[in-house]
C1' cells in the first nucleotide's frame, strides 16, 4: 500500500420517552355468544418536507408552508432562529468613529421565474399483531434566497497620492 473478515459510527426539523393511545401473551372478573373491563409482562407509535451557521458569550426558547380536521396528542433534550455585547469581515484606494450587513456580506414594498416531501395510487420485504422498511407512478406550497422595478440609505473626520 492492497484484499478479505468482524465490530462500531452515519442523525441538527434532529434525537429521545416514564404519560396517553395501540398490539401481543398470561391471569382475574362480566357476558349465551360476539366481545368487553382490570392487573402484570413484553412491545408499537410518538411531525411531511423547504429554508437556515463568520467566531465567542448573555438572554429568549426558534422560521416557512403541506397533509389532516383525528394522537402531526403530551413531555424531555438539542438546534443553523430572534436579540444584545465583543472580535473578525463586506460596504471607497487607506485609517478612525458611526450606520448597515455576514462571504451571493444595505433595507422596505410590489412583481416575476424556478423549486418539496409526506398525504394519494400500485407493488415488494419484515413482524402473530400494533406496526416498520423500501421501490415505482402522478401531483401540489410558503418563507428565505434570486431577478426586475420603485422608494429610502450609502455618513463624518483625517492624512497620502494624482
Nucleotide at each position: 500500500c492492497g484484499a478479505a473478515g468482524u465490530a462500531g459510527a452515519u442523525a441538527a426539523g434532529c434525537g429521545c420517552c416514564g404519560g396517553a393511545a395501540c398490539u401481543c401473551a398470561u391471569c382475574u372478573g362480566c357476558g349465551g355468544g360476539a366481545g368487553g373491563a382490570g392487573a402484570u409482562g413484553a412491545g408499537u407509535c410518538g411531525a411531511c418536507g423547504a429554508g437556515g451557521u463568520g467566531g465567542a458569550g448573555g438572554c429568549c426558547g426558534a422560521u416557512c408552508g403541506a397533509a389532516c380536521c383525528g394522537u402531526u396528542c403530551g413531555g424531555c433534550g438539542g438546534a443553523u432562529g430572534g436579540u444584545c455585547u465583543c472580535c473578525c469581515g463586506g460596504u471607497u484606494g487607506g485609517c478612525a468613529c458611526g450606520g448597515u450587513c455576514g462571504u451571493c456580506a444595505c433595507g422596505a414594498u410590489c412583481a416575476g421565474a424556478g423549486c418539496a416531501a409526506a398525504a394519494c395510487c400500485g407493488g415488494c420485504g419484515g413482524g402473530u399483531a400494533a406496526c416498520c422498511g423500501g421501490c415505482g407512478g402522478a401531483a401540489c406550497a410558503a418563507a428565505g434566497g434570486c431577478u426586475g422595478a420603485u422608494c429610502g440609505a450609502c455618513g463624518u473626520g483625517c492624512g497620502c497620492a494624482g